[in-house]
RNA sequence: GGAUCGGUAGCUCAGUUGGUAGAGCAAUCGGCUCUUAACCGAAAGGUCCUGGGUUCAAAUCCCAGCCGAUCCACCA
Numbered sequence: 001g002g003a004u005c006g007g008u009a010g011c012u013c014a015g016u017u018g019g020u021a022g023a024g025c026a027a028u029c030g031g032c033u034c035u036u037a038a039c040c041g042a043a044a045g046g047u048c049c050u051g052g053g054u055u056c057a058a059a060u061c062c063c064a065g066c067c068g069a070u071c072c073a074c075c076a
Base pairs, nucleotide, nucleotide: 001072002071003070004069005068006067007066010025011024012023013022019056028042029041030040031039049065050064051063052062053061
């Protein structure tokens, strides 16, 4: 340098057919318990990597860029 895959909640990820963004875990609050853990319940948590474009409507499609992983190539 080229190809492919990925970037979504604090963490791990889903969302693949464009139509109001979800799960598990963690943390918080409450219940239970002598207390803790476990268990049960609740609420909260997001500029969907960035910038443009298409569209009535974009996490999703198109372009450019940034970051990461894997493979290939180049190098004195």
A computed fold for a 76-nucleotide RNA from a Candidatus Altimarinota bacterium, annotated as transfer RNA. Model confidence (mean pLDDT): 80 of 100. Rfam family: tRNA. Rfam describes the family as follows. Transfer RNA (tRNA) molecules are approximately 80 nucleotides in length. The sequence is in RNAcentral, with records from ENA.